[in-house]
Transfer RNA from a Parcubacteria group bacterium, 71 nucleotides, folded computationally.
It was read from a public genome assembly.
Its Rfam family is "tRNA". Rfam classes the family as a transfer RNA. From the family's description: Transfer RNA (tRNA) molecules are approximately 80 nucleotides in length. Gene Ontology term of the family: triplet codon-amino acid adaptor activity.
Its mean pLDDT, the model's own confidence on a scale to 100, is 84.
């Protein structure tokens, strides 16, 4: 340096332009002699800056983190 790819909760991951969700964790409850299971609930995310659009996690740009490739 030149090309592809990636960036969503705490951790793994979803989500075809139209109220952002799943497991596991966390944290309260019920159960129980007390404690795990197990069951009810709760809180927490669209990396960054801009376009487009009535409307962006989603499409366009830009630079960025990371991962691959090429030389």
């Nucleotide at each position: 340096a030149u090309g592809g790819g990636u960036g969503u909760a705490g951790c793994u991951c979803a989500a075809u332009g139209g109220c952002a969700g799943a497991g596991c964790g966390u944290c309260g409850g019920u159960c129980u002699c007390c404690a795990a299971a197990a069951c009810c609930g709760a809180a927490g995310a669209c990396g960054a800056g801009g376009g487009u659009u009535c409307g962006a996690u989603u499409c366009c740009c830009u630079a960025c983190u990371c991962c691959c490739a090429u030389g």